Predicted 3D model of a 91-nucleotide RNA (c-di-GMP-I riboswitch aptamer) from a Deltaproteobacteria bacterium.
The source organism's lineage runs through Bacteria, Pseudomonadati, Myxococcota and Myxococcia.
Its mean pLDDT, the model's own confidence on a scale to 100, is 76.
RNA sequence: CUUGAGAAAAGGUAAACCGCUUGAAAAGGCGGGGCGCAAAGUUGACGACCUAAGUCUCGCAGGUAAGGGAUAAGGUGGCUGAACUGCCGGG
Numbered sequence: 001c002u003u004g005a006g007a008a009a010a011g012g013u014a015a016a017c018c019g020c021u022u023g024a025a026a027a028g029g030c031g032g033g034g035c036g037c038a039a040a041g042u043u044g045a046c047g048a049c050c051u052a053a054g055u056c057u058c059g060c061a062g063g064u065a066a067g068g069g070a071u072a073a074g075g076u077g078g079c080u081g082a083a084c085u086g087c088c089g090g091g
Stems, first nucleotide, its partner, number of pairs: 012037002017032006035078001041084003047079001048076003054071005
């Protein structure tokens, strides 16, 4: 440095759910809790997906209210690429 498989050891991390909290929401933070993960470490202008405050729009002769649709500069790295970094052992 490259490829495939994956044993051992020391560890790491932490899904759902619950409590508190931030947020319009998606979702995030803290604590508990463990489904799992060999990168489930970091990065959100490669895509993909989620939400829709705000904006635009629909519907009526007019008015009012609810509602529908579109939209990210909001979010997801435990969705996939990509980049960078990391532990042990062997070749």